[in-house]
Overview
This is a predicted structure of a 91-nucleotide RNA (c-di-GMP-I riboswitch aptamer) from Alicyclobacillus contaminans DSM 17975. The prediction has a mean pLDDT of 83.

C1' cells in the first nucleotide's frame, strides 16, 4: 500500500422483543437480550425510504374544529453508494 480466499488469536458490535425515559411522529438514549455484522466504527455529501409539529390546499360543517393531499427544516449509516479512521493476518 492492496487484500480479506484460509486459518487463527485478542476480542468489538448488537437485530427483534421488553422496561423507563425522550419526542407531534418516524425515531432516539438507558437497561437487559442476540438475528446478525470484517468495519454493523464515524460522517446525512449523493441516492433511496420512514414520519409530518408546523406550513399550503381542498372538503364537511351553525360555532367549536374534523377529515383528506402535498411538504423536511426532523430521522435511518444495521437500506445503497461515496468519504474517512482502525484490529489482526498474508502477500
Nucleotide at each position: 500500500u492492496a487484500c480479506g480466499a484460509a486459518u487463527a488469536a485478542g476480542g468489538g458490535c448488537a437485530a427483534a422483543u421488553c422496561a423507563g425515559c425522550g419526542g407531534a411522529a418516524a425515531c432516539g438514549c438507558u437497561g437487559a437480550g442476540a438475528c446478525g455484522c470484517a468495519a454493523a466504527g464515524c460522517c446525512a455529501c449523493g441516492g433511496a425510504u420512514c414520519u409530518a409539529c408546523g406550513g399550503a390546499c381542498a372538503g364537511g360543517g351553525g360555532c367549536a374544529u374534523c377529515u383528506g393531499u402535498c411538504u423536511a427544516u426532523g430521522a435511518u449509516c444495521g437500506c445503497c453508494g461515496g468519504g474517512u479512521u482502525g484490529c489482526c493476518g498474508u502477500a

Lineage of the source: Bacteria > Bacillati > Caryophanales > Paenalicyclobacillus > Paenalicyclobacillus contaminans.